A computed fold for a 72-nucleotide RNA from candidate division Kazan bacterium RIFCSPLOWO2_01_FULL_48_13, annotated as transfer RNA. It matches the Rfam family "tRNA". Rfam classes the family as a transfer RNA. The sequence was found in a public genome assembly.
RNA sequence: GCCGGGGUAGCUCAGUGGUAGAGCGACUGUUUUGUAAACAGUAAGUCGCAGGUUCAAGUCCUGUCCCCGGCU
Numbered sequence: 001g002c003c004g005g006g007g008u009a010g011c012u013c014a015g016u017g018g019u020a021g022a023g024c025g026a027c028u029g030u031u032u033u034g035u036a037a038a039c040a041g042u043a044a045g046u047c048g049c050a051g052g053u054u055c056a057a058g059u060c061c062u063g064u065c066c067c068c069g070g071c072u
Base pairs, nucleotide, nucleotide: 001071002070003069004068005067006066007065010024011023012022013021018055026042027041028040029039030038048064049063050062051061052060
């Protein structure tokens, strides 16, 4: 330098154009003498960044940054 994969909640990940989700974790409540467990609920996201296409973009296109792998 070229090619491929990845970047989404605190963590691990899903989401192939039409309201951003799950598990774990956190918090509140119920229960308990108390803790855990169980049950009910709540909060947490400018989807790496900047543009473009579109009525509509996490998703498609371009540039760019970072991580992993391959080629030279």